[in-house]
């Protein structure tokens, strides 16, 4: 690298260096950028995935009391769930992962087309859900 699981509409900026593109990839859109973006370094911050700590539930065996398979008690810490704390390992610090592309569903108005026209239908626009891809963490290998 591949694979598995979880999360991705919240949150969080200053300085220095550099100097032209950048927002993962293709296309389209829309943004950021010589008032210096992107990147790198320093300091700060955000968050809480993992680690650690505490509590509760559940669990386990034990003791006691009952006798229908329950109640009470303290103990344990391997596994599970929830809540809280901390900030050690990561991560992040423009825009929902910037938005769309593929699939499903919804819908008044609006635009285009099918029609001469109403209705109706399709597409666009809009809304919701999913997928794909990606990112991050944890695991596995």
């Nucleotide at each position: 690298a591949c694979c598995u699981c979880a999360u991705c509409c919240a949150g969080a900026g200053g300085g220095g260096c550099u100097g032209a593109g950048g927002g993962a990839u293709a296309c389209g859109g829309c943004c950021c950028g010589a008032c210096g973006a992107c990147g790198c370094c320093c300091c700060g911050g955000c968050a809480a995935c993992c680690a650690c700590c505490g509590c509760g539930c559940a669990u386990g065996a034990c003791u006691c009391g009952a006798u229908g398979a329950c109640g009470a008690g303290g103990c344990a810490a391997g596994c599970g769930c929830g809540c809280g704390g901390c900030a050690g390992g990561u991560g992040c610090u423009a825009a929902u992962u910037c938005c769309g592309u593929c699939c499903c569903g919804g819908a008044a108005c609006c635009g285009c087309g099918g029609u001469g026209a109403u209705c109706c239908c399709g597409c666009g626009c809009c809304c919701g859900g999913g997928g794909a891809a990606g990112a991050u963490g944890a695991g596995a290998a």

The RNA shown here (SAM riboswitch aptamer (S box leader)) has 141 nucleotides and comes from Nucisporomicrobium flavum. The prediction has a mean pLDDT of 79. The sequence was found by an Rfam model in a public genome assembly.